Predicted 3D model of a 473-nucleotide part of an RNA (large-subunit ribosomal RNA, domain I) from an uncultured Alphaproteobacteria bacterium. It was read from a public genome assembly.
[in-house]
Context: one part of a larger RNA
RNA sequence: AGCAUUUGGUGGAUGCCUUGGCAUAAAGAGGCGAUGAAGGACGUGACAGACUGCGAUAAGCUCGGACUUGCUGUCAAUAAGCUUAAUCCGAGAUCUCCGAAUGGGGAAACCCAAUAACUUAUAAGUGAAUUCAUAGCUUAUAAGGGCGAACCUAGGGAACUGAAACAUCUAAGUACCUAGAGGAAAAGAUAUUCCGUUAGUAGUGGCGAGCGAAAGCGGAUCAGGCCAGUGCUACUUUUUACUAAACCAGAACUGUAUGGAAAGGCAGGCCAUAGUGAGUGAUAGCCUCGUAUGGGUAGAUAGUAAAAAAUAGACAUGAGUAGGGCGGGACACGUGAAAUCCUGUCUGAAUAUAGGAAGACCACUUCCUAAGCCUAAAUACUACUUUAUGACCGAUAGUGAACCAGUACCGUGAGGGAAAGGCGAAAAGAACCCCUAGCAGGGGAGUGAAAUAGACCCUGAAACCGGAUGCUU
Numbered sequence: 001a002g003c004a005u006u007u008g009g010u011g012g013a014u015g016c017c018u019u020g021g022c023a024u025a026a027a028g029a030g031g032c033g034a035u036g037a038a039g040g041a042c043g044u045g046a047c048a049g050a051c052u053g054c055g056a057u058a059a060g061c062u063c064g065g066a067c068u069u070g071c072u073g074u075c076a077a078u079a080a081g082c083u084u085a086a087u088c089c090g091a092g093a094u095c096u097c098c099g100a101a102u103g104g105g106g107a108a109a110c111c112c113a114a115u116a117a118c119u120u121a122u123a124a125g126u127g128a129a130u131u132c133a134u135a136g137c138u139u140a141u142a143a144g145g146g147c148g149a150a151c152c153u154a155g156g157g158a159a160c161u162g163a164a165a166c167a168u169c170u171a172a173g174u175a176c177c178u179a180g181a182g183g184a185a186a187a188g189a190u191a192u193u194c195c196g197u198u199a200g201u202a203g204u205g206g207c208g209a210g211c212g213a214a215a216g217c218g219g220a221u222c223a224g225g226c227c228a229g230u231g232c233u234a235c236u237u238u239u240u241a242c243u244a245a246a247c248c249a250g251a252a253c254u255g256u257a258u259g260g261a262a263a264g265g266c267a268g269g270c271c272a273u274a275g276u277g278a279g280u281g282a283u284a285g286c287c288u289c290g291u292a293u294g295g296g297u298a299g300a301u302a303g304u305a306a307a308a309a310a311u312a313g314a315c316a317u318g319a320g321u322a323g324g325g326c327g328g329g330a331c332a333c334g335u336g337a338a339a340u341c342c343u344g345u346c347u348g349a350a351u352a353u354a355g356g357a358a359g360a361c362c363a364c365u366u367c368c369u370a371a372g373c374c375u376a377a378a379u380a381c382u383a384c385u386u387u388a389u390g391a392c393c394g395a396u397a398g399u400g401a402a403c404c405a406g407u408a409c410c411g412u413g414a415g416g417g418a419a420a421g422g423c424g425a426a427a428a429g430a431a432c433c434c435c436u437a438g439c440a441g442g443g444g445a446g447u448g449a450a451a452u453a454g455a456c457c458c459u460g461a462a463a464c465c466g467g468a469u470g471c472u473u
Base pairs, nucleotide, nucleotide: 001472002471003470004469005468006467007466008465009464015458016422017421020393021392022390023389024388025387026386027385028384029382030381031147032146039098040097041096042055043054044053046078049075050074051073061092062091063090064089065088070082071081072080103112104111105110118144119143120142121141122140123139124138125137126136151182152180153179154178155177156176162169166206193220194219195218196217197216203211204210224374225373226372227318229315232313233312234311236309237308238307239306240305241304242303243302244301247295248294249293253268254267255266256265269286270285271275277289278288279287323347324346325345326344327343328342329341330340333359354369355368356367357366358365409416410415429457432444433443434442435441
C1' cells in the first nucleotide's frame, strides 16, 4: 500500500410523525371610511429584546351575562400579587401621531399655527363693471373624497402567436389602462336569464387557418307593474315576529400476567338516538375532552321579514325620432343577395283610417306597438367567517412562508427573495467530584426503559476519513 472482516467519525438520506398547507362542498357575510378607514409610526408590563394585545384610562377601564378555581398572553423563567371573581361572551368608554388626512407647510409618523381644506347640491344673505340684474362673495344644511380578492358595467385597447412565410383573417374585444356600481351587476315585459341538448350542425371564411349560431326539446327559476295614482321606487318612523353569544346536561369496566408505562394479551362484565374524532407513559365505545340527543341566551344592540304611517322622486304614451345616403361598428354572419341593432355626418316621415317585423325586395297573411320609467328569482365571484370532507402533500413535498417570512439578504428603484421542523412519557435538562484557564471539551457519579435519547439531542443510509485484526506485497 492492497484485499477482507470488524469498529468508529463525518454526513443527514430513509422510515415514522405533524403544529402548516392544498382542494372541494354547504352555510354565512359580501364591505370599511370625515363619528377619521385600510395600513402604519411611536408608546404601553415589576423586570421587557421580540411577537401578541392595547392606546397617556395603554397585555387594559365600565356595565350586563355565563362559568367555577384558578389566574397575572407567548418565547420563559423569577419576583410580587389577585381571587364578591381570573379566563370567556355581548355592549359601552378611552383610543397618542401619520395616513383620503381635510388649518398652512412637509424629506409620512414632524414643523408653524389656532378652530380651519376642497368639490357638489339646496337654501338664505350680500353684491361689481352696469340702472335693474348677473357674475362673484359669505353663511347654513347635506353628501362626496380614500381603501378593498374576484365577480359586473362602460370608455379606450395591443402584440407575441396561428395561418407551417405574410398583408384580409387569427390571437381578441383577450391582456392591460381608465371611470363607476352592487351584493350581485347588467339586461328585462311578446319578459329576460342560466344549464343540458340541438351541434362542431346551419352558416361564415385569403371558402385558408379558423370562427361558429338559432329555432325546437329537456331542466333551473318564474312576476309583472307605472305615466298624476288605492300604483311604482327610495328613505324614515312605529309595531309584530324571527335570528345571532359565551355556555349547560350528557350512558357504560374491572381483575390479572408481561412491561418503565396497558389503552395491547388473558378472564369476566356493561352502555349505545353516543362504536365521528382527539388525548392520556404501547392499539381505550365504557379514563379525560367530546360525540348522539336535549337545553339555554336577561338587558342593550344589530340584522331579516311583514304590516301601517309620513316624506321625497320619476313618469302626460314618447320627432330631429323611425327610415334613407355616405363612413364605420355589433350581430356566428369578413359587404355579401345582407335582413336586424348602434351611429360620426347629411337628411328626414306617418301618427292607430297609422307604424314596425317575419334575413335583399314585392304582394298576401300573421305577429307586434319603437323613439318614457321601474322590476325579484334562477346566473357570476370569494379577500373574509364557520362547519365538514379528501384513492390531496407530509418538511428538496405541501403556500414563497409548518420555525417571529414577504423576514434575513440583494437592488438607486420598480422589484427579486431564501435557508431553517422532531431529546424524553415526564426536564426527571446531569447535584457532587476530577483534568483544564474561574474556558472549551472530557472522565466519573446521578436521572431515565434507554444518554451510541445529553440539548450540534428520534431513526441515522451513501459518498468521504480513521482505528483494530487477518492475509498478500